Model confidence (mean pLDDT): 81 of 100. A computed fold for a 75-nucleotide RNA from a candidate division WWE3 bacterium, annotated as transfer RNA. Its Rfam family is "tRNA". Its family is annotated with triplet codon-amino acid adaptor activity in the Gene Ontology.
[in-house]
RNA sequence: GCCUGGAUAGUUCAGUGGUAGAACGCUUCCAUGGUAAGGAAGAGGUCGCGAGUUCAAUCCUCGCUCCAGGCUCCA
Repeated sequence: GCCUGGAUAGUUCAGUGGUAGAACGCUUCCAUGGUAAGGAAGAGGUCGCGAGUUCAAUCCUCGCUCCAGGCUCCA
């Protein structure tokens, strides 16, 4: 330098052109003599950044940044 994959909630990950979910974690409540386990409810996300296509983009296209892997050349 080139190629491939990835970036989504605090963490680990799903998702698909029609406005984003799970588990764990966090908060509150129930329950217990009390704690843990358990049950119920809730908060938390400009989907890495910018642009384009589209009625509509997390999803498609282009560029950039970062992470992981692979390939090539020179000395």